A computed fold for a 368-nucleotide RNA from Dokdonella sp., annotated as Bacterial RNase P class A. The sequence was found by an Rfam model in a public genome assembly. The source organism's lineage runs through Bacteria, Pseudomonadati, Pseudomonadota, Lysobacterales and Dokdonella. The model forms 97% of the base pairs in the Rfam consensus.
RNA sequence: GGAGUCGGCCAGACAACCGCGGCGUCCGCAAGGACAUCGAGGAAAGUCCGGGCUCCACAGGGCAAGGUGCCAGGUAACGCCUGGGCGGCGCGAGCCGACGGAAAGUGCAACAGAGAGCAGACCGCCGAACGGUUCGCUCAUCGGCAACGGUGAAUGGAUGCGUGGCAAGGGUGAAACGGUGCGGCAAGAGCGCACCGCGAGUCCGGCAACGGACCGGCACGGCAAACCCCACCUGGAGCAAGACCGAAUAGGGGGACCAUGACGUGGCCCGCGUCGUCCCCGGGUUGGUUGCUUGAGCCGCGCGGUGACGCGCGGCCCAGAGGAAUGGUUGUCCACGACAGAACCCGGCUUAUCGGCCGACUCCACCU
Numbered sequence: 001g002g003a004g005u006c007g008g009c010c011a012g013a014c015a016a017c018c019g020c021g022g023c024g025u026c027c028g029c030a031a032g033g034a035c036a037u038c039g040a041g042g043a044a045a046g047u048c049c050g051g052g053c054u055c056c057a058c059a060g061g062g063c064a065a066g067g068u069g070c071c072a073g074g075u076a077a078c079g080c081c082u083g084g085g086c087g088g089c090g091c092g093a094g095c096c097g098a099c100g101g102a103a104a105g106u107g108c109a110a111c112a113g114a115g116a117g118c119a120g121a122c123c124g125c126c127g128a129a130c131g132g133u134u135c136g137c138u139c140a141u142c143g144g145c146a147a148c149g150g151u152g153a154a155u156g157g158a159u160g161c162g163u164g165g166c167a168a169g170g171g172u173g174a175a176a177c178g179g180u181g182c183g184g185c186a187a188g189a190g191c192g193c194a195c196c197g198c199g200a201g202u203c204c205g206g207c208a209a210c211g212g213a214c215c216g217g218c219a220c221g222g223c224a225a226a227c228c229c230c231a232c233c234u235g236g237a238g239c240a241a242g243a244c245c246g247a248a249u250a251g252g253g254g255g256a257c258c259a260u261g262a263c264g265u266g267g268c269c270c271g272c273g274u275c276g277u278c279c280c281c282g283g284g285u286u287g288g289u290u291g292c293u294u295g296a297g298c299c300g301c302g303c304g305g306u307g308a309c310g311c312g313c314g315g316c317c318c319a320g321a322g323g324a325a326u327g328g329u330u331g332u333c334c335a336c337g338a339c340a341g342a343a344c345c346c347g348g349c350u351u352a353u354c355g356g357c358c359g360a361c362u363c364c365a366c367c368u
Stems, first nucleotide, its partner, number of pairs: 001364010012333007020039003024035004041339001045350002048348005053238004060270004065234005070084005085099001086097004100229002105227002107223002122170002124166003129163003132159005138153006178196006197218001198216002201214005242290004252281006261275004297316008334337001
């Protein structure tokens, strides 16, 4: 100097004029007015998780169903976060993980292929065991003057022809019953050995996941983001929850069951509770107040902890609309403004995104 990785902060600024909403004070009978002050996000988004809160409701147990899935912590809790283990990617800083179990059972893998899980011979390899065929040498015997020929025996070679041995090599396939090498064998095979892989058992380290050592020739592969098994977790509905006030209407109509019954906020069962309950059609009200913002809140310092975070002290108040508040104009500056607007409130995750600042770390090149 360049290229990256991780973490934190900001999210146009200032001034003037007019215009919005909240709280407070003052004036006003009221409507309203004046002053002061506050007023959208890092994701407010998606509605994917977890809760607080409200109601069922006095609400227990089980089944089914659903969720999570390495270990240890953090947290109100989580499917989140932190640290660690294992696996994968990257030269690296780092990033990702749907990360329990395949020997409990069921199931799937078309086609090709001999054979796709306690399998298998298509092309093949093998003369050790037996047999056959063939050739050579030797011997015996018969025939022959001889050369030589027939038969038999022993032995040596050739020949995978038959009985057999093999699954190492080749082929098929996404995948072929551990891999590489050496030895051994008739030829082969963990058949034996070395290393790798795998694994009951024992020991050591670690809270643990797990790691290492010894020992063992060890074998029944893959898929559970297939059903399933195992461990842990889980009432339901939701601020359009709920509470109060006011007003109006049709104390309308029909039906079912009726204590051996009906009903009770997902389904089923048991328990419990209430005493009449439930269903359908129709009518009225769509007004106001509240819930509604002081919070598992934020900031600073100190202590503890590898860290997430916790504890203590001090400081601050930081939107509450209600068909839905931030707008318009002018001037200046420069990061030339992207993605984008709260609706009960928090903790997360995911997605979108212009640009700036700060810190730590990694790699490359050059100089000293």
It matches the Rfam family "Bacterial RNase P class A". It is annotated as a ribozyme.